A computed fold for a 723-nucleotide part of an RNA from Striomonas longa, annotated as large-subunit ribosomal RNA, domain II.
It is recorded under the gene name rnl.
Context: one part of a larger RNA
RNA sequence: GUCAGCUAGUUAAUGUAUGCAGCAAAACUAAGUAGUUAUACAAAGUUUUAGCGAAAGCAAGGGAAAAGUGAUGACCUAGAAGUUGCAUAUAUUAGACCCGAAACCAGGUGAUCUAGUCAAAAGCAGGCUGAAAAUUAAAUUCUAUUUUUUUGAGGGCCGAACCCGUACAUGUUGCAACAUGUUGGGAUGACUUUUGAUUAGGAGUGAAAGGCUAAUCAAACUUGGUGAUAGCUGGUUUUCUGCGAAAUCUAUUUAGGUAGAGCGAUGCACAUGUUUGUUCGGUUUAGGUGGUAGAGCCACUCGAUAGGCUAGGGGGGAAUCUUUGAUUCUACUGAACCUAACCAAACUCCAAAUACCUAUUAAGACUGUCUACUGCAUCAGGCAGACUGUGGGUGCUAAGAUCCAUAGUCAAAAGGGAAACAGCCCAGAUCAUCAAUUAAGGUCUUUAAAAAUAAUUAAGUGCAAAAGGAAGUGUAUAUCCCAAGACAAUCAGGAGGUAGGCUUAGAAGCAGCCAUCCUUUGAAGAAAGCGUAACAGCUCGCUGAUCUAGCUUUUAGGGAUAUAUGCGCCGAAAAUGUAUGAGUCUUAAAUUAUUUACCGAAAUUGUGGACAGGUGUAUUUAGUGUAAAAACUAUUAUAUGUCUGUGGUAGCAGAACGUUCUGUACGCUUUAUAAGUUAUAUAGUGAUAUAUAAAUGGAGGUAUCAGAAGUGAUAAUGCUGAC
Numbered sequence: 001g002u003c004a005g006c007u008a009g010u011u012a013a014u015g016u017a018u019g020c021a022g023c024a025a026a027a028c029u030a031a032g033u034a035g036u037u038a039u040a041c042a043a044a045g046u047u048u049u050a051g052c053g054a055a056a057g058c059a060a061g062g063g064a065a066a067a068g069u070g071a072u073g074a075c076c077u078a079g080a081a082g083u084u085g086c087a088u089a090u091a092u093u094a095g096a097c098c099c100g101a102a103a104c105c106a107g108g109u110g111a112u113c114u115a116g117u118c119a120a121a122a123g124c125a126g127g128c129u130g131a132a133a134a135u136u137a138a139a140u141u142c143u144a145u146u147u148u149u150u151u152g153a154g155g156g157c158c159g160a161a162c163c164c165g166u167a168c169a170u171g172u173u174g175c176a177a178c179a180u181g182u183u184g185g186g187a188u189g190a191c192u193u194u195u196g197a198u199u200a201g202g203a204g205u206g207a208a209a210g211g212c213u214a215a216u217c218a219a220a221c222u223u224g225g226u227g228a229u230a231g232c233u234g235g236u237u238u239u240c241u242g243c244g245a246a247a248u249c250u251a252u253u254u255a256g257g258u259a260g261a262g263c264g265a266u267g268c269a270c271a272u273g274u275u276u277g278u279u280c281g282g283u284u285u286a287g288g289u290g291g292u293a294g295a296g297c298c299a300c301u302c303g304a305u306a307g308g309c310u311a312g313g314g315g316g317g318a319a320u321c322u323u324u325g326a327u328u329c330u331a332c333u334g335a336a337c338c339u340a341a342c343c344a345a346a347c348u349c350c351a352a353a354u355a356c357c358u359a360u361u362a363a364g365a366c367u368g369u370c371u372a373c374u375g376c377a378u379c380a381g382g383c384a385g386a387c388u389g390u391g392g393g394u395g396c397u398a399a400g401a402u403c404c405a406u407a408g409u410c411a412a413a414a415g416g417g418a419a420a421c422a423g424c425c426c427a428g429a430u431c432a433u434c435a436a437u438u439a440a441g442g443u444c445u446u447u448a449a450a451a452a453u454a455a456u457u458a459a460g461u462g463c464a465a466a467a468g469g470a471a472g473u474g475u476a477u478a479u480c481c482c483a484a485g486a487c488a489a490u491c492a493g494g495a496g497g498u499a500g501g502c503u504u505a506g507a508a509g510c511a512g513c514c515a516u517c518c519u520u521u522g523a524a525g526a527a528a529g530c531g532u533a534a535c536a537g538c539u540c541g542c543u544g545a546u547c548u549a550g551c552u553u554u555u556a557g558g559g560a561u562a563u564a565u566g567c568g569c570c571g572a573a574a575a576u577g578u579a580u581g582a583g584u585c586u587u588a589a590a591u592u593a594u595u596u597a598c599c600g601a602a603a604u605u606g607u608g609g610a611c612a613g614g615u616g617u618a619u620u621u622a623g624u625g626u627a628a629a630a631a632c633u634a635u636u637a638u639a640u641g642u643c644u645g646u647g648g649u650a651g652c653a654g655a656a657c658g659u660u661c662u663g664u665a666c667g668c669u670u671u672a673u674a675a676g677u678u679a680u681a682u683a684g685u686g687a688u689a690u691a692u693a694a695a696u697g698g699a700g701g702u703a704u705c706a707g708a709a710g711u712g713a714u715a716a717u718g719c720u721g722a723c
Stems, first nucleotide, its partner, number of pairs: 001723006011094013026047003032041003051058002061076002097235002100232001104225006115199009124189001126158003129154001133150002137146002162186003167182004201217001203213003238656006248261005263381001264379006280368005285359004294350001295348002301344001303342001305340004313333002316330006385410010415426003430609004435605003441599003444583003450596007462585001468570002472567011489546005495519003500514003525540001528539003610646010621634004657712001659709005667702003676696002678693006
């Protein structure tokens, strides 16, 4: 890992609700006794029939307090349905759906591992060094000192056994739950080893690392308390049907929990309604509340720019005088005020759209068949939300960011589109169908379906992007020039007073300052640019000539400048591989405008079926009712018409299937072959059921309707076994 078997809301007591049943102003017994069991006795007691008050007490009433001669009166309560049993649901107490801690406490067991200690023992090749001491000799007055020899000290040196475990490698399902190889440390000592003994669990031992105390140590192991507790994780077993959430508010030693509210489910009521009452949803009408968007600000408050005017103080300077000062003046400064143009979430003289509220019982109007809304009771889940559009806060007008509001989708929603793609667009899947129509989106091929008309684009723009840049190209408008020759090109001229005056070393059109006239002309600036030390020189403006654009029916055409606008161009660099998804596409398969077709979904429709609900009809059943009928009522059942509905997580509700056992059953079935096994077919929405087989098997099985549960496993790092 696979297969098989096993494996999780149980039981008791009590409360509450619902359903069914018995009796009913009453209902029921309990312990206990007797009995095979049913049941009988037991009459204590419980609930109910009356409440209120703390109580005395009063009583369909009770009753604080205030005031008070009267009366009023918060609050509670009454006008008759309960009670007992069974079932279901849920709560509480118990292990309480199942498995799961780390822990805590108590009693024991361990020092054959290891730590320390005690006792008795054992072990340490070989080599080196050469302390004290003794001794020989020299030396000395004697010592000292030196020297010879002997000797063999040391937590001495090198290095086997032995002990340890420094570095690296191998090993890592190993040879091994710590080893192996090479290398390394100690190796007469605080050494190593053997045997025996001793100290223990908040205790021991520790040359101290929280180390070690039997592969276990920041408190051993074992048994018990014990099914400890777990607001946490995981798991929780058949089917179909109806409805269907939330991820918000408030509070919380609260934030991944819980409680109340909001949102869901079921039942009842409103409802004696059905041409509808109250109410609710939608549309509309009428009437309201408001200070958001916007706008405004000489209507306040705050901010902020420029100018004007001015009081006032201060400063600088000047003048005058009565001179440590005063007066007057001023190109300084300058509140308020005025003018112009601005500004605000915590400004408003103003002021929307939406939204919100109300619609009077002679009811504003219309609309919604099954409703909706509301109330009560029972049962929940949920209180981690996500993205998109819009209005905002925080942030960088960053974030697939974060926090609110509002709408949608996802969550809990499949289908079609967006290449793929929870949250975008279209659209909400009851089932079947080789039928039809559409939505979003598409119609060259991939790939179902297309053509037309008029333009634009040349950039593969389309098929990502800004400031900024450019005789790209289309359209429109405006002002000018042109056969008396435009625009461009070529040829020629481009002068004189004068080198204007000043300045300057110089200044002659062209360093700078001032002025910028007149003349000759077809035309020529006291000069737009280059140039010179200054002149000179070369262009430009301006003029002439050459050349040349149209029409011949005056419609137009050519040229210059400017503005607006459509579509393009540059600006444009990224990481696996070109990259509108790909191929590819140029009067298009791009873009703009217009038109008509078609394709396209589980949408809509057709046909047929299933289920649920509403509403009719017929029959039926039960009850009321009657002399008998009629008639009426209902939550009976069946058939049938019609209308509406049937996505679904958490969750609520309903209806069923199957398993084991019991009664039914001394029945039925079975060797003319039970159960079980294997296979096929049929029936049912399904859980499942039935039938068949010359199959296998070899002795029991069991309808129906009831009852009771050890009642259903693809999942828990589930448990046991097999492979």